[in-house]
Molecule: transfer RNA
Organism: Bellilinea caldifistulae
RNA sequence: GCGGGAGUAGCUCAACGGAAGAGCGGCGGCGUCAUGAGCCGCAGGGUGAAGGUUCAAAUCCUUCUUCCCGUU
Repeated sequence: GCGGGAGUAGCUCAACGGAAGAGCGGCGGCGUCAUGAGCCGCAGGGUGAAGGUUCAAAUCCUUCUUCCCGUU
């Protein structure tokens, strides 16, 4: 350089074009003499960036960017 894949919550990952959810973690409560386990609840994101298509884009198209794999 070329080909392929990935970038979404603090972390790991979901989400047939109808607008984002889970687990872990955090916080509060219940619990316990206390800590923990367990149970209940809450907060936390406009999806790497820009543009395009569309009534509507995390999702489709283009460019850029970061990382991973392959190849010369």